Record summary
A computed fold for a 348-nucleotide part of an RNA from an uncultured bacterium, annotated as small-subunit ribosomal RNA, central domain. Its Rfam family is "Bacterial small subunit ribosomal RNA".
Context: one part of a larger RNA
RNA sequence: CUGGGUGUAAAGGGUGCGCAGGCGGACUUGUGCGUCAGGGGUUAAAGACCUCGGCUUAACCGAGGAAAUGCCCUUGAUACGGCAGGUCUUGAGUACGAGAGAGGAUGGUAGAAUUCCUGGUGUAGCGGUGAAAUGCGUAGAUAUCAGGAGGAAUACCGGUGGCGCAGGCGGCCAUCUGGCUCGUUACUGACGCUCAGGCACGAAAGCGUGGGGAGCAAACAGGAUUAGAUACCCUGGUAGUCCACGCCCUAAACGAUGUAUGCCAGGUGUGGGGGGCUUGUCCCUUCAGUGCCGGAGGUAACCCGUUAAGCACACCACCUGGGGAGUACGAUCGCAAGGUUGAAACUC
Numbered sequence: 001c002u003g004g005g006u007g008u009a010a011a012g013g014g015u016g017c018g019c020a021g022g023c024g025g026a027c028u029u030g031u032g033c034g035u036c037a038g039g040g041g042u043u044a045a046a047g048a049c050c051u052c053g054g055c056u057u058a059a060c061c062g063a064g065g066a067a068a069u070g071c072c073c074u075u076g077a078u079a080c081g082g083c084a085g086g087u088c089u090u091g092a093g094u095a096c097g098a099g100a101g102a103g104g105a106u107g108g109u110a111g112a113a114u115u116c117c118u119g120g121u122g123u124a125g126c127g128g129u130g131a132a133a134u135g136c137g138u139a140g141a142u143a144u145c146a147g148g149a150g151g152a153a154u155a156c157c158g159g160u161g162g163c164g165c166a167g168g169c170g171g172c173c174a175u176c177u178g179g180c181u182c183g184u185u186a187c188u189g190a191c192g193c194u195c196a197g198g199c200a201c202g203a204a205a206g207c208g209u210g211g212g213g214a215g216c217a218a219a220c221a222g223g224a225u226u227a228g229a230u231a232c233c234c235u236g237g238u239a240g241u242c243c244a245c246g247c248c249c250u251a252a253a254c255g256a257u258g259u260a261u262g263c264c265a266g267g268u269g270u271g272g273g274g275g276g277c278u279u280g281u282c283c284c285u286u287c288a289g290u291g292c293c294g295g296a297g298g299u300a301a302c303c304c305g306u307u308a309a310g311c312a313c314a315c316c317a318c319c320u321g322g323g324g325a326g327u328a329c330g331a332u333c334g335c336a337a338g339g340u341u342g343a344a345a346c347u348c
Stems, first nucleotide, its partner, number of pairs: 003320004007302002012316001014201004021194003025088007033081002035077008049065006091191001092188003095184005103177007110154001115149007125136002162169002206247006215241002220236004258315002261312003266293005272287005277280001297304002321348003330341004
C1' cells in the first nucleotide's frame, strides 16, 4: 500500500463548535473538464516474452515479431461526476402559537441536623468495641431545657423520572440566559453531512493568591489486633473538602458501543406534547424521548435487536502478537506535579 477490523479478543478521540479537505436532495438547459469509444503519433537500444538461427549442446550470441499500463494530437458519445444557468420542496433553517425540565449564571432566603459558646436542671459516669483501651468527665461531662454563633449539605417528594454535547445538574424565591419538544405548513430555497489542524468546555485529586473552616478526613499521633500490623477496628487530627480569581487537562471521562442520514416484525411499561371519539378513573392514534422483552437478521459466544452490535451510505478517529513501555530521546504545554506526542535494542 491492498486488506481485515474497533461492546467484552489489539482498536471509537472525554465532549462540542468549526476553517481547509472529503461527500452531498428532485427536475431541467448548456458545456464536454473528468469519464467512455474510434483513429493517429510517441513510448531509444540492450534486457524480459514468442519464433527462427550460430558456436558438437548449454550458458552465451544473432535476426525477426509481439508487447509497451503512460503521455500527446484528433474524431465522436453525454448516462454518471464536475462547471455555468434556470426551476422545485421532501433535507436544512426561519416565523407564529403552545409546552415540559435538578440546563447554566448571579443574588437572596428557609427548616432539620452536627459542632461550639453562654445560662438553667442534674450526678457519676460518658464514649467506643468482637472484646477492650487510648479519649472525655467531680475545674461537673454524658443526658435534658433555653438562648446564641458558624459552616456545609438540602430528608420526604424522588421515580432504569427529568435536563444537559460531554464533564455533570436536586430545598425555596427572584433576575438574567442557552437548548429541546409539539402544533400550524406561512416564509427562505440545498443554505446540507462530516471534519485533519485550530478553538472552547472538561469529574475528582493537585497547584498559586486571598478568604472561610461546622462535619468529614489523606498525612500524622495514640489505643487495640497480630508472630509482625508502617493496615483493616477505635480515639484524636492537619492539608483538603467550601468561596473568589487564575492554573492543571487527566479518568473504568463507560453504553468499555464516533457523528449524520435512510431502510427493516412486534409486545409491554414510563415521563412530555398533539389529534380523534360515545367526555371516561376510558379508548384509539400520532410526534419526539426513556426502559424491558423479543422476530428477521447479525455475532466466536455472551448477547444486540427501529435507542442495532441488522441492511446500506458519507466523513473522522483508531488497531495490526506479549513483554520492554505509555518507558527513553527529542519537541511542545505547565508554577510544579506532570500532560501530549512517542520509539528501539533485547526477549518470549